[in-house]
Predicted 3D model of a 74-nucleotide RNA (transfer RNA) from Candidatus Methylomirabilis sp. Its mean pLDDT, the model's own confidence on a scale to 100, is 80.
RNA sequence: GGGCAGUUAGCUCAGCUGGUUAGAGCGCAACAUUGACAUUGUUGAGGUGGCAGGUUCGACUCCUGCACUGCCCA
Numbered sequence: 001g002g003g004c005a006g007u008u009a010g011c012u013c014a015g016c017u018g019g020u021u022a023g024a025g026c027g028c029a030a031c032a033u034u035g036a037c038a039u040u041g042u043u044g045a046g047g048u049g050g051c052a053g054g055u056u057c058g059a060c061u062c063c064u065g066c067a068c069u070g071c072c073c074a
Base pairs, nucleotide, nucleotide: 001073002072003071004070005069006068007067010026011025012024013023019057028044029043030042031041032040050066051065052064053063054062
């Protein structure tokens, strides 16, 4: 330098032929339970969906560029 895959919650990851509320597990907080802790149960907080543009009535989803990570080729 070229090619492929990926980037979504603190971590690990889903999701959708583009459609109006973006979710799960773990973690975190509160409450119940306990003498206390753990476990368990209930509830809750936490996301400008890597960045910027484009297409569209509508984009996490499609297109383009850039950035970063991994792999392959040179």